[in-house]
RNA sequence: GCCUUUCCGGGGCCGUCCAGGCAGGAGUGGGGGACCCACCGGUCCACCGGCCGCGAGCGAUCGCGGCCUUGGGGUGAAGCCACGCUUGCGUGGCCGGGCCAGAUUCUCGGCCCGAACCCGACAGCUAACCCCGCAGGCGUCGGAGGAUCGCUGU
Numbered sequence: 001g002c003c004u005u006u007c008c009g010g011g012g013c014c015g016u017c018c019a020g021g022c023a024g025g026a027g028u029g030g031g032g033g034a035c036c037c038a039c040c041g042g043u044c045c046a047c048c049g050g051c052c053g054c055g056a057g058c059g060a061u062c063g064c065g066g067c068c069u070u071g072g073g074g075u076g077a078a079g080c081c082a083c084g085c086u087u088g089c090g091u092g093g094c095c096g097g098g099c100c101a102g103a104u105u106c107u108c109g110g111c112c113c114g115a116a117c118c119c120g121a122c123a124g125c126u127a128a129c130c131c132c133g134c135a136g137g138c139g140u141c142g143g144a145g146g147a148u149c150g151c152u153g154u
Base pairs, nucleotide, nucleotide: 001138002137003136006026007025008024012022013021014020027134028133029132030131031130032129037124049068050067051066052065053064054063055062056061071122072119073118074117075116079094080093081092082091083090084089085088095114096113097112098111099110100109102149103148104147105146106145107144108143
């Protein structure tokens, strides 16, 4: 200095002191969750993944609990399509994201990324309300121009 959801912590406590930590404070990221709206031509009915255990029942079946992930959903920029093949990889297009050093923004140019994890059959939006988080991972002297602001010098 960079990606990303952060700072304060003076006074108090821990620490022999320092470094640091804790309590605490301010803020901030995300999820669940009404009316209305959306999803739907209307009415009625049925169904709505897999496995295991327990209980009820003559049975059909029902209820409870647990495990799983292919359906669906969430965080995130990390998606869609086409082709190829050794079926999970490659190539290409569209699209999304980051960096190039005071900050923001626009244009050109250059260099990169498009992962991973979570929920567990289930969730549209959503006031009140409820819940989770503020962690982790990197770099080494770094292109150009315009506009606005800031800092420093004259």
Molecule: c-di-AMP riboswitch aptamer (ydaO/yuaA leader)
Organism: Frankiaceae bacterium